[in-house]
Predicted 3D model of a 75-nucleotide RNA (transfer RNA) from an Acidobacteriota bacterium. The sequence is in RNAcentral, with records from ENA. Its Rfam family is "tRNA". It is annotated as a transfer RNA. Its mean pLDDT, the model's own confidence on a scale to 100, is 84.

RNA sequence: GGGCGCGUAGCUCAGUGGGAGAGCGUCCGCCUCACACGCGGAAGGUCGCUGGUUCGAAACCAGCCGCGCCCAUCA
Numbered sequence: 001g002g003g004c005g006c007g008u009a010g011c012u013c014a015g016u017g018g019g020a021g022a023g024c025g026u027c028c029g030c031c032u033c034a035c036a037c038g039c040g041g042a043a044g045g046u047c048g049c050u051g052g053u054u055c056g057a058a059a060c061c062a063g064c065c066g067c068g069c070c071c072a073u074c075a
Base pairs, nucleotide, nucleotide: 001071002070003069004068005067006066007065010024011023012022013021018055026042027041028040029039030038048064049063050062051061052060
C1' cells in the first nucleotide's frame, strides 16, 4: 500500500429503512434477624466522525478514524 470483518448502555451483544433494545453489572424497593438467592422498579445512549440518498437512516452510499485478520512491497 491492497482486501475482508468489526465499531450500538459500564461489559458482552441483538436490532439490515419508521418503537433504540436484551443479558450481566449499578442504584432503589419487597423478602430475611441479617446477608445471599429470588421478585419488582429505576437510572444510564451525539448508534465511531463527516457528508450524501430518502418523506424518514443505527441500518443504504462515499470519505475519514480506531481495532482485528490476511496479502503484497522495502530494508